[in-house]
RNA sequence: GUGGGGCCGAUGGUCGCGGUGGGUCGUUUCGGAUCCAUCGAGGAAAGUCCGAGCUCCACAGGGCAGACCGCCAGGUAACGCCUGGGCGCCGCAAGGCGACGGAACAGGGCCACAGAGAACAGACCGCCCUAGUAUCCAAAGGGUAAGGGUGAAACGGUGGGGUAAGAGCCCACCGCGCGUCUGGCAACAGGCGCGGCACGGCAACCCCCGGUCGGAGCAAGGCCAAAUAAGCAGCGAGACCCGGCCCGGGUCGUUUGAGCUGCGGGUAGGCCGCACGAGGUGGCUGGCGACAGCCAUCCCAGAGAGAUGACCAUCUGCUCGUAACGGGUAAACAGAACUCGGCUUAUGGUCUCAC
RNA sequence: GCCGGAGUAGCUCAGCUGGUAGAGCAGCUGAUUUGUAAUCAGCUGGUCGGGGGUUCGAUUCCCUUCUCCGGCU
Numbered sequence: 001g002u003g004g005g006g007c008c009g010a011u012g013g014u015c016g017c018g019g020u021g022g023g024u025c026g027u028u029u030c031g032g033a034u035c036c037a038u039c040g041a042g043g044a045a046a047g048u049c050c051g052a053g054c055u056c057c058a059c060a061g062g063g064c065a066g067a068c069c070g071c072c073a074g075g076u077a078a079c080g081c082c083u084g085g086g087c088g089c090c091g092c093a094a095g096g097c098g099a100c101g102g103a104a105c106a107g108g109g110c111c112a113c114a115g116a117g118a119a120c121a122g123a124c125c126g127c128c129c130u131a132g133u134a135u136c137c138a139a140a141g142g143g144u145a146a147g148g149g150u151g152a153a154a155c156g157g158u159g160g161g162g163u164a165a166g167a168g169c170c171c172a173c174c175g176c177g178c179g180u181c182u183g184g185c186a187a188c189a190g191g192c193g194c195g196g197c198a199c200g201g202c203a204a205c206c207c208c209c210g211g212u213c214g215g216a217g218c219a220a221g222g223c224c225a226a227a228u229a230a231g232c233a234g235c236g237a238g239a240c241c242c243g244g245c246c247c248g249g250g251u252c253g254u255u256u257g258a259g260c261u262g263c264g265g266g267u268a269g270g271c272c273g274c275a276c277g278a279g280g281u282g283g284c285u286g287g288c289g290a291c292a293g294c295c296a297u298c299c300c301a302g303a304g305a306g307a308u309g310a311c312c313a314u315c316u317g318c319u320c321g322u323a324a325c326g327g328g329u330a331a332a333c334a335g336a337a338c339u340c341g342g343c344u345u346a347u348g349g350u351c352u353c354a355c
Numbered sequence: 356g357c358c359g360g361a362g363u364a365g366c367u368c369a370g371c372u373g374g375u376a377g378a379g380c381a382g383c384u385g386a387u388u389u390g391u392a393a394u395c396a397g398c399u400g401g402u403c404g405g406g407g408g409u410u411c412g413a414u415u416c417c418c419u420u421c422u423c424c425g426g427c428u
Base pairs, nucleotide, nucleotide: 001355002354003353004352005351006350007349008348009315010314011313012312013311014310015309017040018039019038020037021036022035023034024033025032026030042333046344047343049342050341051340052339053338054217055216056215057214061247062246063245064244066213067212068211069210070209071085072084073083074082075081086100087098088097089096090095101208102207107206108205109202110201111200124148125147126144127143128142129141130140156174157173158172159171160170161169175197176195177194178193179192180191181190182189183188221272222271223270224269231263232262233261234260235259238252239251240250241249242248279298280297281296282295283294284293285292286291316330317329318328319327320326321325356427357426358425359424360423361422362421365380366379367378368377374411382398383397384396385395386394404420405419406418407417408416
């Protein structure tokens, strides 16, 4: 230099705050007081960018629209995540990065300006021929894509032959396309043969192919309790739900009047969800690995959107002075709020392993 | 906490099937007027919130980040 993994000062004491369990106290029954035990922020608790659990709407049904994903194989509850492999690019290397399906011949579209010409193209300069006895100049017609010029991009590249000059016109190698064989689960790689080149770029433009997705979110939702009352007037056969649309489905009502409008009158929150989980730690086994299985062990924040702190001593780290020693400081980013798995972003130091 | 929306000139807004950014008001200069306002003519003023990517080329397409606004008990 490169790539991982870990830790966020340690121990003891005093006091304080919040949760849980238990005891005591009370005309104040209150997130009350007090005592004991026990627990009390992070690697990102963040952004809310993905994926799930959970809950309700119909255990979420069919079609359209829409959104997202995209080399191959595997892991996973699932993923846009992770692991291994392939290909491309970068690095001397260890390694790193990649939105990487359609080799833009299913189709549509775009390629400004410049330039002669921008997609089944194109003679501006140049070169060559018509061309005459030789040379030079000019004009006209024609040939030519080697050279110059324009541009991000000019219709294979290099070398040789060939030609009036040129040109895959011909040849070799490279590239490209097609076929076939071998290896590999596959992506793909390698070999052989054929083709004289046809097939510019953009799908982070539409589109096509393959795949995933019903919607909303714990302020979901459930339980208890209060209110929306009673009553009056008018309209009245349909109203509402399934949260993009259609199909389809459901509830209530149509003599017993659903529902809407106006008047009238009136209100209050509490509990659960909610902390045992795709859980942590250690060991063994299988696998290159992500990970999986088995065994043992542990219980580990949780709300009033409000707690998680302060001081002292010793040690440790950093720093200042002058070596003994003494002084200062405890850092950066940041702080749970239904819960997990990821990604991304912010970030100071320190330890350790491999290359 | 959850769900949406918007950042373009000093201010208010256009511009989005990518081609090099405008309008109104404001500001400055000139004309007009004895002078001012109004009017007319002209001019100035932009990292398109920041960073990265796709593309020849990005205000526009994609990713990430910052700021602001709104709704839900």
Model confidence (mean pLDDT): 76 of 100. Two RNAs folded together computationally: RNase P RNA and transfer RNA, 428 nucleotides in total. It holds a member of the Rfam family "Bacterial RNase P class A". By type it is a ribozyme.